[in-house]
RNA sequence: GCCGCCAUAGCUCAGUAGGUAGAGCGCUCGACUGUUAAUCGAAUGGUCGCAGGUUCGAGUCCUGCUGGCGGCGC
Numbered sequence: 001g002c003c004g005c006c007a008u009a010g011c012u013c014a015g016u017a018g019g020u021a022g023a024g025c026g027c028u029c030g031a032c033u034g035u036u037a038a039u040c041g042a043a044u045g046g047u048c049g050c051a052g053g054u055u056c057g058a059g060u061c062c063u064g065c066u067g068g069c070g071g072c073g074c
Stems, first nucleotide, its partner, number of pairs: 001072007010025004019056001026044001028042004049065005
């Protein structure tokens, strides 16, 4: 320098024929218990890495950039 993959909630990850974003864990409150834990119930969560483009509509498609991982090469 070139190529590929990844970037979504505090954490681990879903969400790919474009139609308005979910799960588990965690945190908070409550029930239960003599107390804690466990269990159960409720509530709590994200302008989807950044900037543009296409579209009626973009996490999803296109371009550039940033960061991470891997491969190729002088």

This is a predicted structure of a 74-nucleotide RNA (transfer RNA) from Candidatus Methanofastidiosum methylothiophilum. It matches the Rfam family "tRNA". The family's RNA type in Rfam is transfer RNA. RNAcentral records the identical sequence in 7 taxa.